Record summary: This is a predicted structure of a 349-nucleotide RNA (Bacterial RNase P class A) from a Nitrosomonadales bacterium. Model confidence (mean pLDDT): 78 of 100. Rfam family: Bacterial RNase P class A. Gene Ontology terms of the family: ribonuclease P activity, dimeric ribonuclease P complex and tRNA processing. The organism belongs to Nitrosomonadales, within Bacteria. It was read from a public genome assembly, where an Rfam model found it.
RNA sequence: GAAGCUGGCUAGACAGUCGCCGCAUUCGCAAGAAUGGGGAGGAAAGUCCGGGCUCCACAGAGCAGAAUGCCGGUUAACGACCGGACGCCGCGAGGCGAUGAACAGUGCCACAGAAAAUAAACUGCCUAAAUUCCGCAAGGAGUCGGUGAGGGUGAAACGGCGGGGUAAGAGCCCACCGCGGACGUGGUAACACGGACGGCACGGUAAACUCCAUUCGGAGCAAGAUCAAAUAGGCUGACUAUGACGUUGCUCGCGUCGUCAGCGGGUAGAUCGCUUGAGCGUCAGGUAACGAAACGCCUAGAGGAAUGACUGUCCACGACAGAACCCGGCUUAUCGGCCAGCUUCACCU
Numbered sequence: 001g002a003a004g005c006u007g008g009c010u011a012g013a014c015a016g017u018c019g020c021c022g023c024a025u026u027c028g029c030a031a032g033a034a035u036g037g038g039g040a041g042g043a044a045a046g047u048c049c050g051g052g053c054u055c056c057a058c059a060g061a062g063c064a065g066a067a068u069g070c071c072g073g074u075u076a077a078c079g080a081c082c083g084g085a086c087g088c089c090g091c092g093a094g095g096c097g098a099u100g101a102a103c104a105g106u107g108c109c110a111c112a113g114a115a116a117a118u119a120a121a122c123u124g125c126c127u128a129a130a131u132u133c134c135g136c137a138a139g140g141a142g143u144c145g146g147u148g149a150g151g152g153u154g155a156a157a158c159g160g161c162g163g164g165g166u167a168a169g170a171g172c173c174c175a176c177c178g179c180g181g182a183c184g185u186g187g188u189a190a191c192a193c194g195g196a197c198g199g200c201a202c203g204g205u206a207a208a209c210u211c212c213a214u215u216c217g218g219a220g221c222a223a224g225a226u227c228a229a230a231u232a233g234g235c236u237g238a239c240u241a242u243g244a245c246g247u248u249g250c251u252c253g254c255g256u257c258g259u260c261a262g263c264g265g266g267u268a269g270a271u272c273g274c275u276u277g278a279g280c281g282u283c284a285g286g287u288a289a290c291g292a293a294a295c296g297c298c299u300a301g302a303g304g305a306a307u308g309a310c311u312g313u314c315c316a317c318g319a320c321a322g323a324a325c326c327c328g329g330c331u332u333a334u335c336g337g338c339c340a341g342c343u344u345c346a347c348c349u
Stems, first nucleotide, its partner, number of pairs: 001345010012314007020039002023036005041320001045331002048329005053220004060252004065216005070084005085099001086097004100211002105209002107205003122151002124147003130143005159177002162174003179198002183194004224272004234263006243257004279297004285290001
C1' cells in the first nucleotide's frame, strides 16, 4: 500500500415560519386557551418459531398427530443464542452443517454392467488333478476344472498398498494403513490419543416409512370486560336424559340442561383492554451467551389512523422503508459514515 474476515455504533444535521397527536399544570359552565416536556425502525417488514395476557374452564388421563435430534451451558421459553466436539469448504482470519439408530422390521439403489448384498463371470489368467486327439520328444489343441489379482460398466462391485506364496490367484500369510471391541490416559461430556489383541469385514440410503429419546390443550386484542340502546323472549324443522352440548380429532373421566339449522324483525353508541415492561443503563461474576444485589432513568399510544409543508445553510448528497396488545428470536430488503480486533499478499527498512 492492497485485498479480506469478525464484532459494535449510527441511519442526514442546524436555524426560522405555520400545522398535527398525546400527557402534566393553570384558567374556563362548556367549547376551548396558555405554559412545559414528549411523539415510528434496524429491520416497524414476513407471520416463520417461542412466550406474556384473555377466554373456553373447575380441566385430568390415554391414543392419534406434530416438533426437535452430537455434548455442555444461558433463557420465562424455543426449532433461538453461547461455548466445545466431529465432518466439509477456505492459504488464512473464518464460514457452513436436516450431527440419534441400518443386527427391530419394511422399502429403494434408474440406465449401464456378468453381477447392486448371504451376488456373480463379459473380457481375461491357469491347466496343478482327471481325460481325449496330434507329435520320436519338447510340446500343441480341446473337454472338465480352478480363479477373481489385471481390464471393462457404473455414483458405488464384498478393504488399500508392498512383499511372500501358488498351476494361476485370493488376507492364503506377513509388515504398514484402515476397521472392530476391550483396556489405559485426558476431558463434566460429545470425543481425542496410546500400546496390545483380533476376525481380516453380509454395502449405501432414515431431507424413505420406521424405531428410540425429549417436548407439546385450543382459539386469539376482530381475545375479552363494562355501560347504553333495541324489538317479534316471533315462525318452521331436527335431536331431546339409553340424549344433546362443552375451543384440533377419538376414547374415558368431569361439568351443564337444553342444543342445532332455516326464514323473518329490531338495535349497534361509548368506555376499558392500551402501555411501568420476563423494561433500559452502570456493574460483581463468567471464555462467552448472560448477568445477582444496589443505584439511577421513564422512552408513541393513533382510532379510516397523529410528526407534515415552506425557506436558508452545511454535508457523508440521504437507500430499504411507518408502531396498532406486548416481548425474546429467526429470515428477508438496504444508500452510506464511523470504530475495534484479526488474516493474507507485495515492497522498503